Predicted 3D model of a 684-nucleotide part of an RNA (large-subunit ribosomal RNA, domain II) from an Acetivibrionales bacterium. The prediction has a mean pLDDT of 85.
Context: one part of a larger RNA
RNA sequence: UCCGGCGAGUUAUUGUACAAGGCGAGGUUAAGUGCUUAAGGCACGGAGCCGCAGCGAAAGCGAGUCUUAAAAGGGCGUAUAGUCAUGUGCAAUAGACCCGAAACCGAGUGACCUAUCCAUGGACAGGCUGAAGUUGGAGUAAAAUCCAAUGGAGGGCCGAACCCACGUACGUUGAAAAGUCCGGGGAUGAGCUGUGGAUAGGGGAGAAAUUCCAAUCGAACUCGGAGAUAGCUGGUUCUCCUCGAAAUAGCUUUAGGGCUAGCCUCAGAUUAGUCUAGCGGAGGUAAAGCACUGAAUGGACUAGGGGCCUUACCAGGUUACCGAAUCCUAUCAAACUCUGAAUGCCGCAUAGAUGAUGUCUGGGAGUCAGACAGUGUGAGAUAAGUUUCAUUGUCGAAAGGGAAACAGCCCAGAUCGCCGACUAAGGUCCCAAAAUCAUGGUUAAGUGGAAAAGGAUGUGGGUUUGCUAAGACAACUAGGACGUUGGCUUAGAAGCAGCCAUUCAUUUAAAGAGUGCGUAAUAGCUCACUAGUCGAGUGAGCCUGCGCCGAAAAUUAUCGGGGCUAAACCAUGUACCGAAGUCGCGGAUUCACGCCAAUAGGCGUGAGUGGUAGAGGAGCUUAAUAUGCAGGCAGAAGCAUGAUCGAGAGGACAUGUGGACAGCAUAUUAGAGAGAAUGCCGGA
Numbered sequence: 001u002c003c004g005g006c007g008a009g010u011u012a013u014u015g016u017a018c019a020a021g022g023c024g025a026g027g028u029u030a031a032g033u034g035c036u037u038a039a040g041g042c043a044c045g046g047a048g049c050c051g052c053a054g055c056g057a058a059a060g061c062g063a064g065u066c067u068u069a070a071a072a073g074g075g076c077g078u079a080u081a082g083u084c085a086u087g088u089g090c091a092a093u094a095g096a097c098c099c100g101a102a103a104c105c106g107a108g109u110g111a112c113c114u115a116u117c118c119a120u121g122g123a124c125a126g127g128c129u130g131a132a133g134u135u136g137g138a139g140u141a142a143a144a145u146c147c148a149a150u151g152g153a154g155g156g157c158c159g160a161a162c163c164c165a166c167g168u169a170c171g172u173u174g175a176a177a178a179g180u181c182c183g184g185g186g187a188u189g190a191g192c193u194g195u196g197g198a199u200a201g202g203g204g205a206g207a208a209a210u211u212c213c214a215a216u217c218g219a220a221c222u223c224g225g226a227g228a229u230a231g232c233u234g235g236u237u238c239u240c241c242u243c244g245a246a247a248u249a250g251c252u253u254u255a256g257g258g259c260u261a262g263c264c265u266c267a268g269a270u271u272a273g274u275c276u277a278g279c280g281g282a283g284g285u286a287a288a289g290c291a292c293u294g295a296a297u298g299g300a301c302u303a304g305g306g307g308c309c310u311u312a313c314c315a316g317g318u319u320a321c322c323g324a325a326u327c328c329u330a331u332c333a334a335a336c337u338c339u340g341a342a343u344g345c346c347g348c349a350u351a352g353a354u355g356a357u358g359u360c361u362g363g364g365a366g367u368c369a370g371a372c373a374g375u376g377u378g379a380g381a382u383a384a385g386u387u388u389c390a391u392u393g394u395c396g397a398a399a400g401g402g403a404a405a406c407a408g409c410c411c412a413g414a415u416c417g418c419c420g421a422c423u424a425a426g427g428u429c430c431c432a433a434a435a436u437c438a439u440g441g442u443u444a445a446g447u448g449g450a451a452a453a454g455g456a457u458g459u460g461g462g463u464u465u466g467c468u469a470a471g472a473c474a475a476c477u478a479g480g481a482c483g484u485u486g487g488c489u490u491a492g493a494a495g496c497a498g499c500c501a502u503u504c505a506u507u508u509a510a511a512g513a514g515u516g517c518g519u520a521a522u523a524g525c526u527c528a529c530u531a532g533u534c535g536a537g538u539g540a541g542c543c544u545g546c547g548c549c550g551a552a553a554a555u556u557a558u559c560g561g562g563g564c565u566a567a568a569c570c571a572u573g574u575a576c577c578g579a580a581g582u583c584g585c586g587g588a589u590u591c592a593c594g595c596c597a598a599u600a601g602g603c604g605u606g607a608g609u610g611g612u613a614g615a616g617g618a619g620c621u622u623a624a625u626a627u628g629c630a631g632g633c634a635g636a637a638g639c640a641u642g643a644u645c646g647a648g649a650g651g652a653c654a655u656g657u658g659g660a661c662a663g664c665a666u667a668u669u670a671g672a673g674a675g676a677a678u679g680c681c682g683g684a
Base pairs, nucleotide, nucleotide: 001684002683003682004681005680006679011094012093013092014091015090016089017088018087019086021084022083023082026050027049028048032044033043034042035041054061055060064076065075066074067073097235098234100232104225105224106223107222108221109220115199116198117197118196119195120194121193122192124189126158127157128156129154133150134149135148136147137146138145162186163185164184166183167182169180170179201217203213204212205211210219238619239618240617241616242615243614248261249260250259251258252257262367263366264364265363266362267361268360269359270358273354274353275352276351277350278348279347280346281345287339288337289336293333294332295331298328299327300326304322305321306319307318308317309316370395371394372393373392374391375390376389378387379386400411401410402409415587416586417585418584420583421582422581426577427576428575429562430561431560435574437573438572439571440570441569442568448564454549455548458546459545460544461543462542463541464540465539466538467537475533476532477531478530479529481506483504486500487499488498512527516525517524588609589608590607591606592605593604594603595602596601620673622670623669624668625667626666627665628664629663631661638657639656640655641654642653644651645650
């Protein structure tokens, strides 16, 4: 890992609702007893329970009663249907669908491991150092002291046995559930070690580490309480049919749990409901506005304040200072409003549409982590596949077509069959079904087929305006002068560093007290301006379509690809393709209605039939029991194979194998259905 077997809503009691029964103002027995053909018995047994009357705390009264002073009001009652057993759903109490803790408690077993202690034994090669003391000598008044020898102390030194475990490597399904190699530390001691003994779990021991107490230690192990508890995780076994959610509110030592409501389903009852239009309402959002509350621009005017002047004081003057209020002007607001929609909401004994969708009572639930998208807000950074609300949709619980692929986007809601048809979104050159379709434009960037501020004689359309056959624009030829080097400044300043200016005047076709380059300053080049040549358009704005640059990242990798100049974009049109949509033909089933039969059922018409949690309905199968029927050595069950029947769970039949049991119908009972539980056992 696979295969086979086993493996999870049970049983009892009570309650409650429903179903189908018995009896019915009644219903019913319990324990127990008797009988018997020994059973799914029969009979007796009325104790008890429920109902038939309620009200009151009670005394009590009673179709009433209680409250109360009350004959007033009010509360609860009074109109009769119950009860017993069975079945099913659910609840309560029990282990209560199954498996699963870590733990808690009790009683015991452990110190052959290990910790400490007690008793009694054992072992420690060899070498080194040389304390005290002692002896002799020197020395002293005597000592002290010194020298030599002797001596053999020490948690002394080096180092085997022995004990330990500091480092690396190896080992890591090991040789080993802690080791090996090479090095390392102690090695006469607080040392090592044999044997026997002591201390026990709410405890012992501990040179103390939560360390050890038998590979187990923040509280050992064994058995028991025990099926502890688990708001948690996992698992929970046949089929078909009908309907079909929620991820919200309130409360919660509550937030991944619950309770009630909301939303689903089933039964019964009832008669409303929904949408559109019209009419009638409430309201203060969007927008807008500044009349209030605040914010806030510039100005006018002006209390007050500051500066300066004046002044002994009083008072006064002045000011490109600040500035309330007032006026004009331009603005802003979720917690501003003189105003004020669209939607939405409420109502209607108004009309139309729809047709069981509404409401109530009762049984059963599930749901309380929601996700994204559009719109309107908040939080955040007008960030997030972010977060909090509101509202709609989809997913959730929805398959199909489109978006290359893609829960939440677009189209569209799968009852089944068909090698039929029409469409939706989206498409129609090839991959790849259908237009290399038509008409008119745009784009030259592979824009299309990613992006901003900003930039640009790209190009199309519209519009305004200047100049122009009295010759424009561009180009070429010529001129571009004079007072004057304007004045000032300056070393210089001459059109051209800078400053000033009624920047004037002259000659002119025209020519600035000068547009730029240039010089130290001049010079020089040039422009404005003018004439000529030429001969038709040429400048400047604004609005707008499509393009260009801006544009650097790790795969070729920003059209799905090929490839495309349309097979791109805009506009118009006609075809076609395209889905499980719609239609056609045939079948199944649910509900409603009608008809026939009158329980089942048949026929017809119409509307339905995606589905998780979940509610409801109808069935299949396994084992066994009872009754009936029908099988089997002329071959049962089981097993294998086969092109069989049924909507399915499943059921037949044939052949082979097998070698003795076993089926069908009806009813009843249940240890009744396996793919999952890191399931259990066995096998491969």